[in-house]
RNA sequence: GGUAGGGUAGCCGAGUGCUCAGGCGGCGGGUUGUAGCCCCGAAGACAGAGGUUUAAGUCCUCUCCUUAUCA
Numbered sequence: 001g002g003u004a005g006g007g008u009a010g011c012c013g014a015g016u017g018c019u020c021a022g023g024c025g026g027c028g029g030g031u032u033g034u035a036g037c038c039c040c041g042a043a044g045a046c047a048g049a050g051g052u053u054u055a056a057g058u059c060c061u062c063u064c065c066u067u068a069u070c071a
Stems, first nucleotide, its partner, number of pairs: 001070007010024003027041004047063005
């Protein structure tokens, strides 16, 4: 350099254009003599910039990062 994937919360990880699941972790509370386990609650995310659309995590373009493979 060519080709093909991927980028969603601190971490992992779903997501058919029409309300961004879930788990771990952190926080608050319950329980307990304390801690853990368990239970309840709330918070927290779409790599960046444009475009299409009534509506974009999703479709299109460019850029950035990353993985595999070929040379």

The RNA shown here (transfer RNA) has 71 nucleotides and comes from Chanodichthys mongolicus.
The sequence is in RNAcentral, with records from ENA.
The coordinates come from a structure-prediction model, not an experiment, and the mean pLDDT is 84.
Its Rfam family is "tRNA". Rfam classes the family as a transfer RNA.
Lineage of the source: Eukaryota > Deuterostomia > Teleostei > Otophysi > Chanodichthys.